The RNA shown here (transfer RNA) has 73 nucleotides and comes from an uncultured Alphaproteobacteria bacterium.
Its mean pLDDT, the model's own confidence on a scale to 100, is 80.
Its Rfam family is "tRNA".
[in-house]
RNA sequence: GAGUGCGUAGCUCAGCUGGUAGAGCACCUGACUUUUAAUCAGGUGGCCCUGGGUUCGAAUCCCAGCGCGCUCA
Numbered sequence: 001g002a003g004u005g006c007g008u009a010g011c012u013c014a015g016c017u018g019g020u021a022g023a024g025c026a027c028c029u030g031a032c033u034u035u036u037a038a039u040c041a042g043g044u045g046g047c048c049c050u051g052g053g054u055u056c057g058a059a060u061c062c063c064a065g066c067g068c069g070c071u072c073a
Stems, first nucleotide, its partner, number of pairs: 001072007010025004019056001027043005049065005
């Protein structure tokens, strides 16, 4: 340099064909317990990497860029 995959919650990841953003772990509160842990119930937390475009509507489609990985040169 060329090709290709990925970027979504603190972490690991889902989100199919455009229509209210989710799970597990972690964290917080409560129950239980002499206490802790475990268990159970509830809750907080995201302008979906950035900018632009298409659309009534974009995490999702298109373009450019940034970062990381892989393949080739």